[in-house]
C1' cells in the first nucleotide's frame, strides 16, 4: 500500500522542551502567544488483541495497540420528509483494532 471484518453521540491530562501552527481533505465553524504542532517524562481512559472462566455472560488490566478539545467538530453522495430553514436514515471518506494475500 491493498483486502476482510468489528468498532467509532461513553471515557480520560499534567509538567518540561518547542515557538505557530493543529482540529486527515475541502467548505464552515472552532481551538492557539493565557503558549499550535513535534519530542520526552509521568499519570490517566478504554477494554481491540491478551488473561481468568469448560463456554456465554461476566471479571481483570501485568503486556500488544489505541485513545485523553468540541459527536469521526458539523456537512460533502443518495434516498425520504418538508412552504423553508432544517431533519432522518443509508452510503462514501477517514480512524483503531484484529485477521488475510
Nucleotide at each position: 500500500a491493498u483486502c476482510u471484518u468489528a468498532u467509532c453521540g461513553a471515557g480520560a491530562g499534567a509538567g518540561g522542551u518547542g515557538g505557530a501552527g493543529g482540529g486527515a481533505c475541502u467548505g464552515g465553524c472552532c481551538c492557539u502567544u493565557u503558549g499550535a504542532a513535534g519530542c520526552c517524562u509521568c499519570a490517566g481512559c478504554a477494554a481491540c488483541c491478551g488473561g481468568c472462566u469448560u463456554a456465554c455472560c461476566g471479571c481483570c488490566a501485568a503486556g500488544g495497540u489505541g485513545c485523553u478539545a468540541a459527536a469521526u467538530c458539523c456537512a460533502g453522495c443518495a434516498a425520504g420528509c418538508u412552504a423553508g430553514a432544517g431533519c432522518u436514515u443509508g452510503a462514501u471518506a477517514g480512524a483503531u483494532g484484529a485477521g488475510g494475500a
Molecule: SAM riboswitch aptamer (S box leader)
Organism: Peribacillus cavernae